[in-house]
Context: one part of a larger RNA
RNA sequence: AGCGCACGGGGGAUGCCUUGGCUCUUGGAGGCGAAGAAGGACGUGACAAGCUGCGAAAAGCCGCGGGGAGGCGCAAAUAGCCGUUGAUCCGCGGAUGUCCGAAUGGGGCAACCCGGCACGCCGCGAGGCGUGUCACCCGCGAAGCGGGGGCGAACCCGGUGAACUGAAACAUCUCAUUAGCCGGAGGAAGAGAAAAUAACAAUGAUUCCCCAAGUAGUGGCGAGCGAACGGGGAGGAGCCCAAACCGGAGGCGUCAAGGCGCUUUCGGGGUUGUAGGACCCGGAGAUCUGGCGAAGACACGAAGCGGAACGGUCUGGGAAGGCCGGCCAAAGACGGUGAAAGUCCGGUACGCGCAAGUGUCGGGUCGGUACGGGUAUCCUGAGUAGGGCGGGACCGGAGGAAUCCUGUCUGAAACAGGCGGCACCAUCCGCCAAGGCUAAAUACGACCAAGAGACCGAUAGAGGACAAGUACCGUGAGGGAAAGGUGAAAAGUACUCCGAACAGGAGGGUGAAACAGAACCUGAAACUGUGCGCUUACAAGCGGUCGGAGCCCCUUCGUGGGGUGACGGCGUGCCUUUUGCAUAAUGAGCCUACGAGUUGCCGUGUCCGGCGAGGUUAACCGCCUGAGGCGGGUAUCCGAAGCGAAAGCGAGUCUGAAUAGGGCGCGCAGUCGGGCAAGGCAGACGCGAAACUUAGUGAUCUACGGAUGACCAGGCUGAAGUGGCGCUAAACCGCCAUGGAGGGCCGAACCGGUAAACGUUGAAAAGUUUUCGGAUGAGUUGUCCGUAGGAGUGAAAGGCCAAUCAAACUGAGAGAUAGCUCGUACUCUCCGAAAUGCCUUUAGGGGCAGCCUCGUCAAGGUAUCACAGAGGUAAAGCUACUGAUUGGAUGCGGGGGUUUCACCGCCUACCAAAUCCUGACAAACUCUGAAUGCUGUGAUAUUGAUUGGCGGGAGUGAGGCCGCGGGUGCUAACGUCCACGGCCGAGAGGGGAACAACCCAGACCACCAGCUAAGGUCCCAAAAUCCGUGUUAAGUUGGACUAACGAUGUCGCACCGCUUAGACAGCUAGGAUGUUGGCUUGGAAGCAGCCAUUCAUUUAAAGAGUGCGUAACAGCUCACUAGUCGAGUGGCGCGGCGUGGAUAAUAAUCGGGCAUGAAACACGGUACCGAAGCUGUGGAAUGCGAAGCAUUGGUAGGGGAGCAUUGCGACGGCGACGAAGGUGUCCCGCGAGGGGUGCUGGAGCUGUCGGAAGAGCAAAUGUAGGCAUAAGUAACGAUAAUGCGGGUGGGAAACCCGCACACCGAAAGACUGAGGUUUCCCGGUCAACGUUAAUCGGAUCGGGGUUAGUCGGGGCCUAAGGCGCAGCCCGUGUAAAGGGCGGAGCCGAUGGACAGCCGGUUAAUAUUCCGGCACCGGCGCAUAGAGCGAUGCGCGGACGCGGAGAGAGCUGCCCGCGCGCUGACGGAACAGCGCGUUGAAGGUCGCGGACAGGCGGGGAGGCAAAUCCCCCCGCGGGAUGUCCGGGGCUGACAGUACUGCGAGCCUUCGGGGGAGCAGACAGCGGCAGGGUAAUCCGCCGAGAAAAGGCGCUAAGCAUAUCGGUGCGCUGCCCGUACUGUAAACCGACACAGGUAGUCGGGAAGAGAAUUCUAAGGUGCUC
Repeated sequence: AGCGCACGGGGGAUGCCUUGGCUCUUGGAGGCGAAGAAGGACGUGACAAGCUGCGAAAAGCCGCGGGGAGGCGCAAAUAGCCGUUGAUCCGCGGAUGUCCGAAUGGGGCAACCCGGCACGCCGCGAGGCGUGUCACCCGCGAAGCGGGGGCGAACCCGGUGAACUGAAACAUCUCAUUAGCCGGAGGAAGAGAAAAUAACAAUGAUUCCCCAAGUAGUGGCGAGCGAACGGGGAGGAGCCCAAACCGGAGGCGUCAAGGCGCUUUCGGGGUUGUAGGACCCGGAGAUCUGGCGAAGACACGAAGCGGAACGGUCUGGGAAGGCCGGCCAAAGACGGUGAAAGUCCGGUACGCGCAAGUGUCGGGUCGGUACGGGUAUCCUGAGUAGGGCGGGACCGGAGGAAUCCUGUCUGAAACAGGCGGCACCAUCCGCCAAGGCUAAAUACGACCAAGAGACCGAUAGAGGACAAGUACCGUGAGGGAAAGGUGAAAAGUACUCCGAACAGGAGGGUGAAACAGAACCUGAAACUGUGCGCUUACAAGCGGUCGGAGCCCCUUCGUGGGGUGACGGCGUGCCUUUUGCAUAAUGAGCCUACGAGUUGCCGUGUCCGGCGAGGUUAACCGCCUGAGGCGGGUAUCCGAAGCGAAAGCGAGUCUGAAUAGGGCGCGCAGUCGGGCAAGGCAGACGCGAAACUUAGUGAUCUACGGAUGACCAGGCUGAAGUGGCGCUAAACCGCCAUGGAGGGCCGAACCGGUAAACGUUGAAAAGUUUUCGGAUGAGUUGUCCGUAGGAGUGAAAGGCCAAUCAAACUGAGAGAUAGCUCGUACUCUCCGAAAUGCCUUUAGGGGCAGCCUCGUCAAGGUAUCACAGAGGUAAAGCUACUGAUUGGAUGCGGGGGUUUCACCGCCUACCAAAUCCUGACAAACUCUGAAUGCUGUGAUAUUGAUUGGCGGGAGUGAGGCCGCGGGUGCUAACGUCCACGGCCGAGAGGGGAACAACCCAGACCACCAGCUAAGGUCCCAAAAUCCGUGUUAAGUUGGACUAACGAUGUCGCACCGCUUAGACAGCUAGGAUGUUGGCUUGGAAGCAGCCAUUCAUUUAAAGAGUGCGUAACAGCUCACUAGUCGAGUGGCGCGGCGUGGAUAAUAAUCGGGCAUGAAACACGGUACCGAAGCUGUGGAAUGCGAAGCAUUGGUAGGGGAGCAUUGCGACGGCGACGAAGGUGUCCCGCGAGGGGUGCUGGAGCUGUCGGAAGAGCAAAUGUAGGCAUAAGUAACGAUAAUGCGGGUGGGAAACCCGCACACCGAAAGACUGAGGUUUCCCGGUCAACGUUAAUCGGAUCGGGGUUAGUCGGGGCCUAAGGCGCAGCCCGUGUAAAGGGCGGAGCCGAUGGACAGCCGGUUAAUAUUCCGGCACCGGCGCAUAGAGCGAUGCGCGGACGCGGAGAGAGCUGCCCGCGCGCUGACGGAACAGCGCGUUGAAGGUCGCGGACAGGCGGGGAGGCAAAUCCCCCCGCGGGAUGUCCGGGGCUGACAGUACUGCGAGCCUUCGGGGGAGCAGACAGCGGCAGGGUAAUCCGCCGAGAAAAGGCGCUAAGCAUAUCGGUGCGCUGCCCGUACUGUAAACCGACACAGGUAGUCGGGAAGAGAAUUCUAAGGUGCUC
């Protein structure tokens, strides 16, 4: 380390439970709000953080009612209270009700700030408090009154109005008159009382339901859209004006003054189409009906009241369980009680009760309504009906288009009138528009009450069972969790021990149980431990399976069971996707839970059931035991007859001249309901886009812009201008100064980001280091403000618009769509494909066909043989065609030559037709022509089994390899395209070493039985070291693929030579002569080369020479000959096996070892081995004409039969003597699964038969949680640095103290703004937080802390900008919400205005408290004086940049002075060293600088006035005024700083802290550096507003009012802690980043650079 067992940890599944949800039913109520809502903020408790309640009268107050003993909420405890004099609690009514919010006195950054008026309170008053009141719009009879505004779930009416999507693209169309947005109303809304619908018959407002009907229609006649009439039901209700006419009143006109007319208004009258009314005549006062309504009656109605009946015994912790025996029941619903209760408790059936309120009735009162006749006249809805144009609505998309609405232009009639009846016209019929009202039947469900569920049960059900719209995230709109369970009862562990410990644990106790101990029921898995048994250190792996030794344990002892597993055989996971995956193609770290073909409607088919030439109801209605049942309901639908375009006819009909033919029909039952299957419409199996549209939210980031502020060390250069000099007639010009320009130069801060490195799970979601660019400008930056999504902004990169940009973000349409990818869950069983054809904006998708399956009906399929047929392939052939074609012959015709050209000819080793001979070719040639295949008939075989039709359901339409026939390609490809066959696909087994396809062979299961196939039989490794005959010598074989070519390899065969007349080989000998042949050559002599009749001679034989050799000769050989030897020898051809040819990268290609008369190769033979084949035995299932026989591989897919889970019904059971669940073990079933039993567990569970589903998971980069792995690994966030001593403590590298050391020091110090919001101080604590430890902390617990007339803000002002009484625009075709602009006014700082300084003090605040000294406003009193007076007028406030400029603070040095200290050895005290030597606002007095005023007169300007301003004239001045700066005195006796001493206290013994005491009482000096403001000068880019302030007048007042002085009084609200270059802000962090302003010492230096250092602060949390 592995396996096993036991016991744990961890975790929180499972089971059980439910306070919470979900869905629905019935009824109620259908609103709340200026009498201040909804919703909030802040408060409120003895102590109080959250929730709940409540509101300053604050977990409450009052009254009435109920109720009756306990209360002070959730929620314990303590303290303290209340209650039979009736509390708490419940109901109804009332009181109170801070602040915000429509928010409404004004303002505003909601919950804050500031007011006016009246009255009241404290104060004479300034000041403060209380109560009431004060917004805007509309209406009216208007000093006032009424209404509106805002909120709320859906429903309703209206306005406006998308897109994705569908149409397999898209534009009309669709989605859809949807979503969204806007306006308005009500408990409902809307509609509604015929200018209707119909059709020769009629109906009689509207609405809603069921039909009609997916019909008529409409429609790129596509996708789709889709009525009405009429019928059946629910409900039921009808009315009022305008006008004619009459009258009253007002006004006007007119008049003959009687009237009349007109007009306005009111009253009467009157209201319709067989017309009605006015008017005239007659007549009746009937009938019907409505509103309001006191007392009272009845009913409903709050809290509530009454309400039957049980005991014993057993088990047990507990009885409601078991057993025994009763009882009640108008009550056996339900919940609870220690388990399972009719009779214990709450309740239940039933009965009772009542305040407010509601309903009905109600004395009465106030209304409405009608008749007959006459018809001369009058009335009966006008910019209307209608029409043109443009749109829209209807089923109707402009169509033949009626009807309705209307933006625009037009425009009637008047009852003898008008509208409609689907263009239009006529006839006929119906109706009376242009005014209005109207219940019920219908819709909804936020709220209340009562209920229900074959709904959920904590990953479910709401997002939310719990402090949930919470925590948390986001600037915002918005997004949005996790998290339930002790026990019957807290009986929640007294006491002891271990320990630093109120950490944790061990005893002990409680309890039925503590392994129920609060991290608490059960307590699975991953993961992780401990103990024990077996195994493991020469071995190699998808880890299993088959066999199996040893060891250990149990045993009923048996051939028994369990654990382990040495060794051996075989063996490449799962899923998906594919022709094909161990693949190095996809997905999964592991476990648990969750996780995907559902539901509604419609039609189709099948099965089951009812009825049947019929079947059936829908809405609705009735009854009852009430979401149900039963009954009614026949409207409707389907069927029973068809054919035809139709008229029509009809078992026929249509076509047609037809009595013809043909088409479609005439036989066969339907219909209603239920189950199942697939389909259609719906999101339609689940998850997944990028996008589109709509309504909103964002400029705290960033872009640009506006307003107002701030910032830029230092150095360098030296423009214009000016002055001087020179020069000139004068200029120009030059020089020297002066001067100080510049998108000038160098360079810090600051802004940027060039290069490199680092970083890259970072310190950092963009940084660090070094380097680099700009750094007075088009500069940088703060605050406030503006511009918004096809929009903005952009010195332009498609950049930026909140870490997002070729169109932001959030919600919604929405479950968009996805011909695409992925995933898709239990078992057994029968059958079982396809990857082809045609078509396809089609090619990875579809439709039809093909192939599969199920049902049904029918037929008889297939093979072989025979016979009969069709056919044009292979082959063959071509003097048989078409075409191609070799050689030859002939040579039409042509070329060339020649005749000077031409002609006529001639020639031609040129091309060449045709023909002939010869040879040979063809997919698109055929005079011919098979085999096979195909069709038909017959026979035979098959106990065989298939084939076809119809109907339901599919899948497939990517194929692949091999053989063979072809095309293509290179007679390339694991290439590609066809044909036929096989196999893989979807096929296991054996062989082939391994290896989808090759060979063998088709796996139902079991067997330690047999026989075989391919292939094998030496070992690995089952079987022959088998038999016979050869071959091979190459390890050929056995290396793939090998070749051309090469070779006396070897064997066999055939042929031809030589050979005892002696071959071949060897050996011995010869191998000569002309001649060195000739030529060539420097030479060439057999042998460089050339030539040749390579000749001839001698010979046994010997080439004008086969090689070697030489410069050439020579020489050595050969051929040839003889001898010797003694039997074969040589050549050629063919065949077998072998050989060379033969080269690739890690060590390797017979599978290995190895094998040679074989273990190679060839041939033959006999045995054996060998598979899931065949056989045998047993078993299972399926099919069948069933005694039996056959069959059972299987992906997509079809069919069948089952298992399990969760609810439910009926009928039965189990359970505290122990349910479910968990965990072992045994048994049963082919299997999904089931059963028994032990332990755990502690309250529910289940059988059978039915019925219903959120009904089975391994995968979806699935969702959630838990746990692994890497790994005790990386890292612990600036390399400025620590060390020691002491202390505390259980514990100290880090805390405290001390001493050293180190670091910053234009900061890493100090002050302020924003932001944060208690982090500040003190005490305690150390779980978590702190990257380690912690005694420490910005952590945690408790307590404490922020003091203002003068500081900042408000009670003052205005800028950009915002809001905005008025008014205007968007408005010209066109809603609302809204948007744009905006005089007045208001708001709005980053600006203007504005009165406090020094010192002291606290643990923590101080310009705030205290001390001292000041100042401002207001009030009162006093005093002297005076034209006072504003929102008007004027002045002023009031502004840029650069430079110059007296010179303060400050700093350094020196002198003096005060105090203290110092000297080893010695001396000096007149020495040295250190520290100090100071002091504000204010008051007052001078000084300096700058400015230009002042007085008098006049004037027509300053919206009125003016004495003010302005203008003009005159006089006249440097002061009397104003501003700025500095100084003196004062403030000022701070007894301060400094120094010494120092009680009590603390102490770590170093010291800390310090009331108080004391000393001295110093002193205002010099030099240097440096350089502020007003102002001035220069320049061009020409540099806010308003108020405060000063002056002037107006109205008005002058008993007032104003300013001066003195005394006294008075002075409101908010902020104030702490941090603030950072551990407290923005960056998810105690994050190397970012963050505005002020001060910023010393030495060196130009400097804020740089180095060192002071004060001060730190050593960066391992």
Molecule: large-subunit ribosomal RNA, half A
Organism: uncultured Bacteroidota bacterium